[in-house]
Context: one part of a larger RNA
RNA sequence: GUCAGCGAGUUAAUUUUAUUAGCGAGUUUAAGCUAAUAAGUGUAGACGAAGCGAAAGCGAAUUUGAAAAAUAGUGUAUAGUUAAUAGAAUUAAACCCGAAACCAAAUGAUCUAAUUAUGUGCAGGUUGAAUUUAUGUUAACACGUAAUAGGAGGACCGAACCCACAUCUGUUGAAAAAGAUGGGGAUGACAUGUAAUUAGGGGUGAAAGGCUAAUCAAAUUUGGAGAUAGCUGGUUUUCUACGAAAUUUAUUUAAGUAAAGUGUUUUUUUUUUUUUUUAAGGGUAGAGCACUUAAUGGAUGAUGGGGAGUGUAUUCUUACUGAUUUCAAGUAAACUUCGAAUAUUAAAUAAAAUUUAAAAGCAAACAGACUGUGGGUGCUAAGAUGCAUAGUCAAAAGGGAAAAAGCCCAGAUUAAAAGUUAAGGUCCUUAAAAACAAUUUAGUGAGAAAGAUGUAAACAAUACCAAGACAAUCAAAAGGUAGGCUUAGAAGCAGUCAUCCUUUAAAGAAAGCGUAAUAGCUCAUUGAUUUAUUUAAGUUUGUUUUUAUCAAUAAUUUAUAGGGACUGUAAAUUGUUUACCGAAACUUUAAAAAGAAUUUUUAAUUCUUUGGUAGUAGAACGUUUUGUAUUUUAGUGAAGUUAAAUUGUGAAAUUUAAUGAAGAAAUCAAAAUUGAGAAUGCUGAC
Repeated sequence: GUCAGCGAGUUAAUUUUAUUAGCGAGUUUAAGCUAAUAAGUGUAGACGAAGCGAAAGCGAAUUUGAAAAAUAGUGUAUAGUUAAUAGAAUUAAACCCGAAACCAAAUGAUCUAAUUAUGUGCAGGUUGAAUUUAUGUUAACACGUAAUAGGAGGACCGAACCCACAUCUGUUGAAAAAGAUGGGGAUGACAUGUAAUUAGGGGUGAAAGGCUAAUCAAAUUUGGAGAUAGCUGGUUUUCUACGAAAUUUAUUUAAGUAAAGUGUUUUUUUUUUUUUUUAAGGGUAGAGCACUUAAUGGAUGAUGGGGAGUGUAUUCUUACUGAUUUCAAGUAAACUUCGAAUAUUAAAUAAAAUUUAAAAGCAAACAGACUGUGGGUGCUAAGAUGCAUAGUCAAAAGGGAAAAAGCCCAGAUUAAAAGUUAAGGUCCUUAAAAACAAUUUAGUGAGAAAGAUGUAAACAAUACCAAGACAAUCAAAAGGUAGGCUUAGAAGCAGUCAUCCUUUAAAGAAAGCGUAAUAGCUCAUUGAUUUAUUUAAGUUUGUUUUUAUCAAUAAUUUAUAGGGACUGUAAAUUGUUUACCGAAACUUUAAAAAGAAUUUUUAAUUCUUUGGUAGUAGAACGUUUUGUAUUUUAGUGAAGUUAAAUUGUGAAAUUUAAUGAAGAAAUCAAAAUUGAGAAUGCUGAC
């Protein structure tokens, strides 16, 4: 991991609600007894028929009160009770499995820690303390020297023995801590045998929370015990009807729970939703600046400061300060002299609908998600966060958006096909398309701003133009004069001042390049030529709009149309038009179930409805046992097993065939150890 078996709302008491049954102003027994799952007996007791008051007590009333008052509170209208079944609650293990822990009593020191008693063990080699002896020396001690005298040491090297510092191997190992190669101690605070002592909030500990039998921040075993778990996981057949919530308030509350809101079932009840019209209040969007607030400019110029003045006086003055008033413009969630649309409330109106409300039973839910819109927080960041409002998902399949919970279209009772459409599409992938008029050349389409630019169109200059425009080609572009000044020089062109006149078709005391300064080359300006199908086309400038280009820059790979591929007759973009495709939508056919209405009422017709998680309600299937059953069936072959066919919406059922070899059971009832694919489920097999 697979297969098979086992595996989870039970039982008792009490309370309450619903249904059914009995009796009914009454209903009913409990223990016990006779008896034996039956039936009878038993009338103690319980509930109900009257309540009020603390109570005495009174009583359809009573309490309050000094009260035959008043006031106020609670009551007063004839339905209960017993049993069964079903739902729920409470108390019990209370649907099942699951802690870490807590407490009690026992068992452990054959492991290990420390201690006690009594024993045992430590190859070999090295070093050479005290001391001793000899000798020297000394008055004598002391002291010196020598020794093949001596043999100390938590001394040295190194086996046994003990340890465990490094690396490798091993890691379902040879081993639940080892092996290999090196390493440390090795006469000591050494190692070790045997026997014994200390016991669980206790021991022991050269102290690491270490060790205390592979177990230690409190051992192990048994018991309390099915501890408790607001937490995780699991909870077994079918069909049908309806169908939520993720909010408010409270909470030692935030993973829970309670009340309300939202669901469902029953009974009673009758409104509800939407359309249209009318009426009502408002202070949001917007707008505005009289008020409050923010902020700007002009005028005015109080107060204060500076200056003049011999000056604390009077006075004069000011590039300072800038109150007040006024003019202009006009900021605001916590401004308003104004002010919508929606929304809300009320009345009427029409249409539709399983519509509204109350009581009672049972819930689930109180972690929500995204999208559009209006606000807050944040950076007008977030697939962010917290509100309001609408939608979808949640609990919704189908078509579209390449793929897709929340976007667009659309809500699947079942079956088979056909038709019509929605969103979205019609070159190929891929079902279906064409036409007309324009635009784009960028593969723009198929990602982005300021700015710069191409192209197209419109408008304007009431511009230019056959007296020839615009562009092109040829030619001219002069003289006074090298203007004055400055300067080494300054001649149109370093700088400064002025910027006239003449000849002309036209030509600046010069717009640019250039020279040391001249020179030289262009420009402005002018003429001619050609150009124009020579005869109203054309040209220049500006503004606006369309469209395109640059701006444009990231990491595995084109990677910002899903791919192929597509451009001047588009498969791109804009405008117009008509077709077609396209869903479980709608229509058509057949069938099932539920509800309502009508009728011809065990039924038919018509209309409507039938997505669904949590959940509520209803109807069924199957399993085991018992009664039915001294009945039916069975060797002319039971149960079981295997296979097929048929029937039923389904759980399932029936029949046939084979196998099997001895029991099995319809129907209607009753009772449950009554249904498995999940629980890191349990047991077994492989």
This is a predicted structure of a 686-nucleotide part of an RNA (large-subunit ribosomal RNA, domain II) from Paravannella minima. RNAcentral holds the full RNA, with entries from ENA. It is recorded under the gene name rrnL. Rfam family: Bacterial large subunit ribosomal RNA. Rfam links the family to the GO terms structural constituent of ribosome and ribosome.